The RNA shown here (transfer RNA) has 72 nucleotides and comes from a Spirochaetaceae bacterium. The sequence was found in a public genome assembly. Its Rfam family is "tRNA". Rfam describes the family as follows. Transfer RNA (tRNA) molecules are approximately 80 nucleotides in length.
C1' cells in the first nucleotide's frame, strides 16, 4: 500500500428502514444491629465523525477517524 471485521449506556452485547434495548455496574428506598444477598423505583445514549439515498436511517451507500486481522 491490499483485503475483511468491528465500533450502539461506565463495562459485556443485542437490535438488518418507523417504539434505542438487555446483563453487569450506579443512585434511591425496602429488607439487616451493620455488611453482603434479595425485591422495588430511577438515572445513564448526538448509535464514532462528515456527507448521501429515502416520507423515514443505528440499520443502506460513500469518505474519514480508531482498534483488531490476513496478504504484501
Nucleotide at each position: 500500500g491490499g483485503g475483511c471485521g468491528a465500533u450502539u449506556a461506565a463495562c459485556u452485547c443485542a437490535g438488518u428502514g418507523g417504539g434505542a434495548g438487555a446483563g453487569u455496574g450506579c443512585u434511591a428506598c425496602c429488607u439487616u444491629c451493620a455488611c453482603a444477598c434479595g425485591g422495588u423505583a430511577g438515572a445513564a445514549g448526538u448509535c464514532g465523525g462528515c456527507a448521501g439515498u429515502u416520507c423515514a436511517a443505528a440499520u443502506c451507500u460513500g469518505c474519514c477517524a480508531u482498534c483488531g486481522c490476513c496478504c504484501a